[in-house]
RNA sequence: GGCCCCAUGGUCUAGUGGUUAGGACACGGCCCUUUCAAGGCUGAGGUAGGGGUUCGAUUCCCCUUGGGGCUACCA
Numbered sequence: 001g002g003c004c005c006c007a008u009g010g011u012c013u014a015g016u017g018g019u020u021a022g023g024a025c026a027c028g029g030c031c032c033u034u035u036c037a038a039g040g041c042u043g044a045g046g047u048a049g050g051g052g053u054u055c056g057a058u059u060c061c062c063c064u065u066g067g068g069g070c071u072a073c074c075a
Base pairs, nucleotide, nucleotide: 001071002070003069004068005067006066007065010025011024012023013022018055027043028042029041030040031039048064049063050062051061052060
């Protein structure tokens, strides 16, 4: 340099062209408990950036950014 894959809350992760974007851990509040832990209820928090296609894009396409893998060249 070329090719391929990945990017969803603080972390891990599911999923779909039309949803209230789901789950676990963590975090806040309340309950429980003598206290803590555990447990129960509840809340906040997310589709990497730009463009295109489409009535509609987080999903499909292109570019960029970041990460990973394979490969070639030079030395």
Transfer RNA from an Armatimonadota bacterium, 75 nucleotides, folded computationally. It matches the Rfam family "tRNA". From the family's description: Transfer RNA (tRNA) molecules are approximately 80 nucleotides in length. Its mean pLDDT, the model's own confidence on a scale to 100, is 80.